Model confidence (mean pLDDT): 90 of 100. The part of an RNA shown here (small-subunit ribosomal RNA, central domain) has 348 nucleotides and comes from an uncultured bacterium. The full RNA is in RNAcentral, with records from ENA and SILVA. Its Rfam family is "Bacterial small subunit ribosomal RNA".
Context: one part of a larger RNA
RNA sequence: CUGGGCGUAAAGAGUAUGUAGGCGGUUGCGCAAGUUUGGUGUGAAAUCUCCCGGCUCAACUGGGAGGGUGCGCCGAAAACUGCGCGGCUAGAGUGCGGGAGGGGAGAGCGGAAUUCCUGGUGUAGCGGUGAAAUGCGUAGAUAUCAGGAGGAACACCGGCGGUGUAGACGGCUCUCUGGACCGCGACUGACGCUGAGAUACGAAAGCGUGGGGAGCAAACAGGAUUAGAUACCCUGGUAGUCCACGCCCUAAACAAUGCAGACUUGGUGUGGGCAGUUCAUUCUGUCCGUGCCGGAGCUAACGCGUUAAGUCUGCCGCCUGGGGAGUACGGUCGCAAGGCUGAAACUC
Numbered sequence: 001c002u003g004g005g006c007g008u009a010a011a012g013a014g015u016a017u018g019u020a021g022g023c024g025g026u027u028g029c030g031c032a033a034g035u036u037u038g039g040u041g042u043g044a045a046a047u048c049u050c051c052c053g054g055c056u057c058a059a060c061u062g063g064g065a066g067g068g069u070g071c072g073c074c075g076a077a078a079a080c081u082g083c084g085c086g087g088c089u090a091g092a093g094u095g096c097g098g099g100a101g102g103g104g105a106g107a108g109c110g111g112a113a114u115u116c117c118u119g120g121u122g123u124a125g126c127g128g129u130g131a132a133a134u135g136c137g138u139a140g141a142u143a144u145c146a147g148g149a150g151g152a153a154c155a156c157c158g159g160c161g162g163u164g165u166a167g168a169c170g171g172c173u174c175u176c177u178g179g180a181c182c183g184c185g186a187c188u189g190a191c192g193c194u195g196a197g198a199u200a201c202g203a204a205a206g207c208g209u210g211g212g213g214a215g216c217a218a219a220c221a222g223g224a225u226u227a228g229a230u231a232c233c234c235u236g237g238u239a240g241u242c243c244a245c246g247c248c249c250u251a252a253a254c255a256a257u258g259c260a261g262a263c264u265u266g267g268u269g270u271g272g273g274c275a276g277u278u279c280a281u282u283c284u285g286u287c288c289g290u291g292c293c294g295g296a297g298c299u300a301a302c303g304c305g306u307u308a309a310g311u312c313u314g315c316c317g318c319c320u321g322g323g324g325a326g327u328a329c330g331g332u333c334g335c336a337a338g339g340c341u342g343a344a345a346c347u348c
Stems, first nucleotide, its partner, number of pairs: 003320004007302002012316001014201004021194003025088007033081002035077008048066007091191001092188003095184004103177007110154001115149007125136002162169002206247006215241002220236004258315006266293011297304002321348003330341004
């Protein structure tokens, strides 16, 4: 040549768009590059195989014959791949008609609650804990009523329910805007799949500039606990959490399961649509999504099981004993923090 793998043992990139490349539905004709085949040339000698010979044999060696992956040229074939031209509609897309949705962006509005401020009532406690204390309170707190300010988050509905590529998205209204799904099968006619690089997005924390700051709360301070207590508990409390703009680019970014397509028994919930049916908002069928349970099969087992981890195809990413180490060095990105790329010695 032709290794085996990636849910949990090492291993799916956080997600998407897409360049090169790889791969590519159905049918007719043509070409003949790949492919198959015939011929021919070449394929030095030595080596290799067979036969005969020479050294007493053998190794070694002389002669003859054969073999020789391959390559060039001439011809043939046209199934498959490729290329060219033409056709098709089952892939892909468009159109028309619908309903669903916390999908995204901006603006405005609302009520509950916490805190603070002002005023009223009212008096000695409040708060907190395992128990306390720090703390707050006779300069009138806590409690309660009325009014005001401000910020953040939206109880119930709410659901293993919905939407989004992922991160993620939840009060109400308006404006702008993306996608998916269903029905019709009108249009285009393979326009497709994947995707090294690349580009965009990317929770929280963090960074820069300017705002904002109710609650919460790293750091910090105090009180407790304790042998100690740089903690767990308590009283406070600053960054931060919020907004705008610009960075950072990580995660148990998880379904620890890449994307696309095809095929392979079922049962039962639930969300959206369509068709039929019913007195019915009933039932049945069907398409898309989302769960549970399980068959064959798969799996080391656990489990997976038409939403596959089953049976296959295409393309990408990744793994190759533990530690050293996601470290060092170099490169590159970043304001920084640090990110990405990523060893070796040594050791078991």